[in-house]
Transfer RNA from Volvox carteri f. nagariensis, 73 nucleotides, folded computationally. The organism belongs to Volvox carteri, within Eukaryota. The sequence is in RNAcentral, with records from GtRNAdb and Rfam. A source record names the gene tRNA-Arg-TCG-3-1. Rfam family: tRNA. By type it is a transfer RNA.

RNA sequence: GGAGACGUGGCGCAAUGGAUAGCGCAUCAAACUUCGGAUCUGAGGGUUGUGGGUUCGAGUCCCAUCGUCUUCG
Numbered sequence: 001g002g003a004g005a006c007g008u009g010g011c012g013c014a015a016u017g018g019a020u021a022g023c024g025c026a027u028c029a030a031a032c033u034u035c036g037g038a039u040c041u042g043a044g045g046g047u048u049g050u051g052g053g054u055u056c057g058a059g060u061c062c063c064a065u066c067g068u069c070u071u072c073g
Stems, first nucleotide, its partner, number of pairs: 001072007010025004018056001027043003031039001049065005
């Protein structure tokens, strides 16, 4: 340099072009407990890597770009 895969809360992952983008762990609060842990209930936290485009509507499709990984030379 060529080709391909991936990028979504702190972490790990979902989501057929049509719901207010969900789930688990973690965090915080209340309950329980002598305290902690465990358990249970609830809450906060995302502009879906970035910038454009298509569309009535984009996490999803298209283009460019950045990063990580794999592969070819």